Model confidence (mean pLDDT): 78 of 100. The RNA shown here (c-di-GMP-I riboswitch aptamer) has 83 nucleotides. The model forms 83% of the base pairs in the Rfam consensus. It was read from a public genome assembly, where an Rfam model found it.

[in-house]
């Protein structure tokens, strides 16, 4: 320095429901809980894809702009053990 790496040791994160707040929604935040995670760590102006809402242009539908989503994929770092 590469590659395998949930057959994971001390550990780590937390779906959904419910409570309580924030938001116009989509979602976020806290509690609570564990359904999964070897990246379920970062990154959302400068890859692609979801979702949310305004306007615009239409026969499905598409165009621009707000807002989210990294537990879609992706990029980037990086463990415990084994080569």
């Nucleotide at each position: 320095a590469u590659g395998c790496g949930a057959u994971a040791a001390a550990g780590g994160c937390a779906a959904a429901c419910c409570c309580g707040g924030u938001g116009a929604a989509a979602a976020c935040c806290g509690g609570c809980g564990g359904c999964g995670c070897a990246a379920a760590g970062c990154u959302a102006g400068a890859g692609g894809g979801c979702c949310u809402u305004u306007c615009c242009c239409a026969g499905g539908g598409g165009g621009a702009g707000u807002g989210g989503c990294a537990g879609c994929c992706a990029g980037u770092u990086g463990c415990a053990g084994c080569a």